[in-house]
RNA sequence: GAGUUCGAUGCGCCGGUACUGAUGCUGGGGGACACCGACGCUCGGAGCCGGGGAACCAACGUUCCCGGGGUGAAUCGGCGUCAGGCCGUGCCGGCCAGGGCACGGUGAGACGUCGUAGGGCUACUUCCGGCCCGAAUCCGACAGCUCACCCGGUAGGCGGCCGCAGGAAGAAGGA
Numbered sequence: 001g002a003g004u005u006c007g008a009u010g011c012g013c014c015g016g017u018a019c020u021g022a023u024g025c026u027g028g029g030g031g032a033c034a035c036c037g038a039c040g041c042u043c044g045g046a047g048c049c050g051g052g053g054a055a056c057c058a059a060c061g062u063u064c065c066c067g068g069g070g071u072g073a074a075u076c077g078g079c080g081u082c083a084g085g086c087c088g089u090g091c092c093g094g095c096c097a098g099g100g101c102a103c104g105g106u107g108a109g110a111c112g113u114c115g116u117a118g119g120g121c122u123a124c125u126u127c128c129g130g131c132c133c134g135a136a137u138c139c140g141a142c143a144g145c146u147c148a149c150c151c152g153g154u155a156g157g158c159g160g161c162c163g164c165a166g167g168a169a170g171a172a173g174g175a
Base pairs, nucleotide, nucleotide: 004046005045006044007043008042010041011040012039014037015036016035017034019030020029047154048153049152050151051150052149057144067142068139069138070137071136076115077114078113079112080111081110082109085106086105087104088103089102090101091100092099118133119132120131121130122129124170125169126168127167128166
């Protein structure tokens, strides 16, 4: 953190049981079919989560540049560097075009740092105190809300191990 749970009269695979010639105890081997259990894949449910989608209400703002929107707590700023692109001036013999250089302005974005809306932990709960996060990514011109209806997800990544698992109050439980 939504990230839990059930089933298959499907497939695959492993183990076990039943069973296993003849008069047949023990051991070994086998074990098609049947049953039980586990694992994997596929499929189908429950619960939870997200998106699209009327009327009414709201809005009238972007039509490709001032784009817009979703998931998420993760928004909005200050400062300092680096900066594509754009604009202006001057120069490159003279005019035009094109290109280049220098200076100035603007500037999407990148990095660093300091804050912040908001979010988490503190071992039952709340408060105080303490410790942290404040990212990333998706859609692709397009979506307000939204009954019916439709679609999707149900992951992943860490930390600690005698401790701020501190204090106060309240519960629950135990003696």
Molecule: c-di-AMP riboswitch aptamer (ydaO/yuaA leader)